[in-house]
Molecule: transfer RNA
Organism: Candidatus Woesearchaeota archaeon
RNA sequence: GGGGCUGUAGCUUAGCCUGGCUGGAGCACUCGACUGAUAAUCGAGAGGUCGGAAGUUCAAAUCUUCCCAGCCCCA
Numbered sequence: 001g002g003g004g005c006u007g008u009a010g011c012u013u014a015g016c017c018u019g020g021c022u023g024g025a026g027c028a029c030u031c032g033a034c035u036g037a038u039a040a041u042c043g044a045g046a047g048g049u050c051g052g053a054a055g056u057u058c059a060a061a062u063c064u065u066c067c068c069a070g071c072c073c074c075a
Stems, first nucleotide, its partner, number of pairs: 001074007010027004020058001029045005051067005
């Protein structure tokens, strides 16, 4: 220098191909119930501008382009 894969909550991730009904789930965290107390269990809640920017569109996590980071291959 060329090519490919990955990036979504504190962590692990579904959804992306086929645009709208989803920003969802588990664990963790906070509050409450239960208990003598704790754990477990049950209920509720907070936490995401979907790696960044621009474009297409009535509408983008999803399509296009560029950039960033990590990993792999070729030279």